The part of an RNA shown here (large-subunit ribosomal RNA, domain I) has 585 nucleotides and comes from a marine eukaryotic metagenome. RNAcentral holds the full RNA, with entries from MGnify. The coordinates come from a structure-prediction model, not an experiment, and the mean pLDDT is 82.

Context: one part of a larger RNA
């Protein structure tokens, strides 16, 4: 020294457990901010180091309300001084207070500091100290005001006007890659992705046919099955990739521009030409033309309006006076609305509140386990209790509950919008640098291609229904529609955040990075990287006392079921390293 056994040390694997995740599901909620956000500094408790909370009124202060015996928030014992049925602590509602940074906003600054100006209060006064204003676009009205006569541009000053930042996806817009991939690579592909900007909303974008279809016919838009990996594109590679049509979700439609009245206004012209028509009276800055305001009309494709004509039509006023007729305008009455509400009502959210029923006996530290008889159930989800509990607690099914402050949904009131018919003339109108051509790009599954159609740098340039645009080049013929202006709920996208909840998800090298005081230690100038690390017991009963040694550690004695459960604590495998005994060499 090796091997074998038995016992330990050392080590944390495994096994079981979860306070934390992860992926959904059904709702709400879908925004915070100059009334100062999100996010942070620094303080704030009797002694307070950290975290939660709060803010110089600091683990809190008023109020209402709800609860009912203990309470002073956690690591965290323990003390101290208190509070509490005159109802504490507690949850809930609504207020107050809310220091500094911080869009930061009086100025400036190496964020959480530093220095002002003008008001007003304190004081006798100077200072000092409090309080409040003082940013910067925009937009309204007001006041001034150049070159330059009206003016205008700039200027000042008021606004209880408005934006500025933050924020998880989701949504449209402008920009807009490269590896890849094609077995290399250059059009292609990745891919309009990734990323960067603006910009809004709870969804957002579309969206009420200048659409499709095809001789039959649909009837805004989104979204979803199929159509179909079809038709098609395509160094015809690699690969990209429809659409009609059919099933479904859910459904809504509107409003101008112009013609034509009227009214103001500004320029010009200009004198009886005018004031609705007829007849009298009457008036006189009235009357034409352009041009811009405002109200009324008016909105369509079986083309539509507008004007002229015809019929119809309930009050009141009006249009210089009366008679009689014609316009208009308000009102009644009818429909409807996607709009509003110090109304009424109903649900519902924010504390809460009742809530069935079980005993013995046995093992055992300990019953909820077994045995043996009962019980409740609109309750046998779920956790917890000393081991597996419907009946021990909390809870569950079910029923009930707001002083206040919040949503919805309906009524009610208001506000809005709507509302006559017919033919007929073929006079007016019917969204212009537009359609439409040519040149260059984009975008459409579609790479210039027979490429049409949709967009528009850039050159040209029309028409108003006998207009004009599409049907995949282009004519014709035939069908479809009405471009050049605007709003539109719902179906559909996402979850940073709420609440209940659910899982042939994980179970501590797993599950988020982070079950732990984790975006922390700690690297790194810095963008930025980024860990490790969970279990005593049922209950600290956390080992009085004596003893060996003297931060320790250990023996005893005691607790406990159990201390080989002693705080390095459940359970304790292997590598490693020992004792102790056997054989070998």
């Nucleotide at each position: 020294a090796g091997u074998a056994u038995a016992c330990g040390g050392u080590g944390g694997a495994u096994g079981c457990c979860u306070u934390g995740g992860c992926a959904c599901u059904u709702a709400g909620a879908g925004g915070c901010g100059a009334u100062g956000a999100a996010g942070g500094a620094c303080g704030u408790a009797g002694g307070u180091a950290a975290c939660u909370g709060c803010g110089a009124u600091a683990a809190g202060c008023u109020u209402c309300g709800g609860g009912g015996a203990g309470c002073u928030g956690u690591u965290a014992c323990a003390c101290a001084a208190g509070c509490u049925a005159u109802a504490a602590u507690c949850c809930g509602a609504a207020g107050a207070u809310u220091u500094c940074c911080g869009a930061a906003u009086a100025g400036g600054a190496a964020a959480a500091c530093c220095u002002a100006u003008c008001u007003c209060g304190u004081u006798g006064a100077a200072g000092a100290c409090g309080a409040g204003a003082u940013a910067c676009c925009a937009u309204g009205c007001a006041c001034u005001g150049a070159a330059u006569a009206c003016a205008u541009a700039g200027g000042u000053g008021c606004a209880u006007u408005g934006g500025g930042g933050c924020g998880a996806a989701c949504u449209c817009a402008g920009g807009g890659a490269a590896c890849u991939g094609a077995a290399a690579c250059a059009u292609c592909u990745a891919a309009g992705u990734a990323c960067c900007u603006g910009a809004a909303g709870g969804a957002a974008a579309a969206g009420a046919a200048a659409a499709c279809a095809a001789c039959a016919g649909u009837g805004a838009u989104u979204c979803u099955c199929c159509a179909a990996g079809u038709a098609g594109c395509g160094g015809c590679g690699a690969g990209c990739g429809a659409a009609c049509g059919g099933g479904g979700a859910a459904c809504a439609g509107c409003c101008u521009a112009a013609a034509c009245c009227a009214u103001g206004g500004u320029u010009g012209u200009g004198u009886a030409a005018a004031c609705c028509u007829g007849c009298a009276a009457g008036u006189g800055u009235u009357g034409c033309a352009a041009u811009c305001a405002u109200g009324g009309g008016g909105u369509c494709g079986u083309g539509g309006g507008g004007c002229g004509c015809u019929c119809a039509g309930g009050a009141u006023c009006a249009g210089u006076u009366g008679c009689a007729g014609c316009u208009g305008a308000u009102c009644a009455u009818g429909c409807g609305u996607a709009u509003g509400u110090a109304c009424u009502u109903u649900g519902u959210g924010a504390a809460g509140u009742u809530g069935a029923a079980u005993c013995a006996g046995u093992u055992g530290g300990g019953a909820a386990g077994c045995u043996g008889a009962a019980c409740c159930a609109a309750a046998g989800a779920c956790g917890g209790u000393g081991a597996u509990a419907g009946u021990c607690c909390g809870g569950u099914a079910a029923a009930c509950g707001a002083a206040u402050c919040g949503c919805a949904g309906a009524g009610a009131c208001a506000a809005c919008g709507u509302a006559g018919a017919g033919a007929u003339g073929a006079c007016c109108c019917c969204g212009a640098g537009u359609a439409c051509c040519g040149c260059g790009g984009g975008a459409c599954a579609c790479g210039a291609g027979a490429a049409a159609c949709c967009c528009u740098g850039u050159g040209g340039g029309a028409a108003u229904c006998u207009g004009g645009g599409a049907g995949g080049a282009c004519c014709a013929c035939c069908u479809c529609c009405u471009a050049a202006g605007g709003c539109u709920a719902a179906a559909u996208a996402c979850u940073a955040c709420u609440a209940a909840g659910u899982g042939a998800c994980c179970g501590a090298u797993a599950g988020u990075g982070a079950a732990c005081c984790a975006g922390u230690a700690c690297c790194g100038u810095g963008a930025g990287g980024g860990a490790a690390a969970g279990g005593u017991g049922a209950a600290a009963a956390g080992u009085a006392c004596c003893c060996c040694a003297a931060a320790a550690g250990g023996g005893g004695a005691g607790u406990g079921a159990a201390a080989u459960a002693g705080a390095c604590c459940c359970u304790g495998a292997a590598a490693c390293c020992g004792u102790a005994u056997a054989c070998u060499u």